């Protein structure tokens, strides 16, 4: 120096005008000052909590989620750490990774046969039968899955031995089940022995099996004002209706729900101070936790967060909060910082 | 802002326990008719919205994205 990999960070700067907005202070109610004011994803709304209301969220049934362990957590489908398998020389990186001897279903074409087996070609035919030129040759019954062949997939796999010709028939090594003993909290991995081997796949098919989900969402929900025809239809009547979640049971109310019809489309809470930032120290391999200091960081409702002017530069990507957190995943010029692997060259 | 649905042939829509996608109208050659519709007969038209993953196999099953549609305040 080349390539490569992980991992954190930036996201035009800097000044002067001129606006827009919150908040707190002043006031001669016109306005003045101060200080604040978009992101790492504010996205998608794809998980999970918090908060609200409906029972203080209850039971079963249905439905749904998630699947190796073990930790963290306010929970998680997120994180971390280790195991398993697979890719790469190597840092590392990818993994819906329970269960297919509970049951069901499916495996199109092709092939014999796609799962209670079963035999196109082909191999043999030792015991039988024929025929012999004694070298063997034909062949019924049968035996055989070694070898071709079909497919995505064919009843362990390689090799020796064995055999009429084979075949786990027999051995030795892998692989697989059982079982015992070590290390591990466990996943699991290592020896040791055993059985001659047991019935492919597919569960992002139904399904079992363990765990978890009660339903809507801030246009949730509280108040205050204002204004209308509290006017018509309809569904059910206490074995009923409605309370939002698909049923049923329970708890609650008792006239309730809907639908066409009318009126208001103001205003205040909810509204930002929180599982908060930054720092340090301390436990932990690590996600994180503890403690101590120390800082307040947008809250709007036609809905601000901008426009211009000057000067630089590597000429600026994706993109705009809208009840708040914690992930996940999707876009993204360009740039800069670190760790580690491979290779080259020179000391 | 929140909460639901859809994408298939030019158009409208079907398409279930995954196995080579169908209908109707359009539109094209043929016949028929002087000559046009209508009417018979034939063909052709499809990366099942894109992109990955399960699977032997994917319109269907999970994922992620674009894109269109719907419907949600207050009172009596």
């Nucleotide at each position: 120096g080349a390539a490569g990999u992980c991992g954190g960070c930036c996201g035009g700067a800097c000044a002067g005008c001129c606006g827009c907005u919150g908040u707190g202070a002043c006031u001669u109610c016109g306005g003045u000052c101060a200080c604040g004011g978009a992101g790492g994803a504010a996205a998608g709304u794809c998980c999970g909590g918090g908060c609200u209301c409906c029972a203080c969220a209850g039971g079963g049934c249905a439905g749904g989620g998630u699947g190796c362990c073990a930790g963290g957590u306010a929970a998680c489908g997120c994180c971390u750490g280790g195991g398993g398998g697979g890719c790469g020389c190597g840092a590392g990186c990818c993994u819906a990774c329970g269960g297919a001897a509970a049951g069901u279903g499916c495996c199109g074409c092709a092939g014999a046969a796609a799962a209670u087996a079963u035999a196109c070609c082909g191999c043999c035919g030792a015991u039988g039968g024929c025929c012999u030129u004694c070298g063997g040759g034909c062949u019924c019954a049968g035996g055989u899955a070694a070898g071709g062949g079909u497919g995505a997939a064919a009843u362990g796999g390689u090799g020796c031995g064995g055999u009429a010709a084979g075949a786990g028939c027999g051995c030795a090594c892998c692989g697989c089940g059982c079982c015992g003993c070590u290390g591990g909290c466990a996943a699991c991995a290592g020896c040791g022995g055993u059985g001659g081997c047991a019935g492919g796949g597919u569960a992002a098919a139904c399904c079992c099996c363990a765990c978890c989900c009660g339903g809507a969402g801030c246009a949730a929900g509280a108040c205050c004002a204002a204004a209308u025809a509290g006017g018509g239809g309809a569904a059910c009547a206490u074995g009923g209706g409605c309370g939002u979640g698909g049923c049923c049971c329970g708890c609650g109310c008792c006239g309730u729900u809907c639908c066409c019809g009318g009126g208001u489309a103001g205003g205040u809470c909810g509204c930002u101070c929180g599982a908060g930032g930054u720092g340090c120290a301390c436990g932990g391999u690590g996600a994180c936790g503890u403690g101590c200091a120390u800082c307040c960081c947008a809250g709007a409702u036609g809905a601000a967060u901008g426009g211009u002017u000057g000067u630089c530069c590597a000429c600026g990507a994706c993109a705009g909060a809208a009840c708040c957190c914690g992930g996940c995943u999707u876009a993204c010029a360009g740039g800069c910082c670190g760790g580690c692997u491979u290779c080259c060259a020179c000391c | 802002g929140c909460c639901g649905g859809a994408a298939u042939a030019g158009c409208u829509c079907a398409g279930u326990c995954g196995g080579u996608a169908g209908a109707g109208c359009a539109g094209c050659u043929c016949a028929u008719u002087c000559g046009u519709a209508a009417u018979g007969a034939g063909a052709a038209g499809g990366u099942c919205g894109u992109a990955g993953g399960u699977u032997c196999g994917a319109u269907u099953c999970c994922u992620a994205u674009u894109u269109c549609c719907g419907g949600c305040a207050c009172c009596a």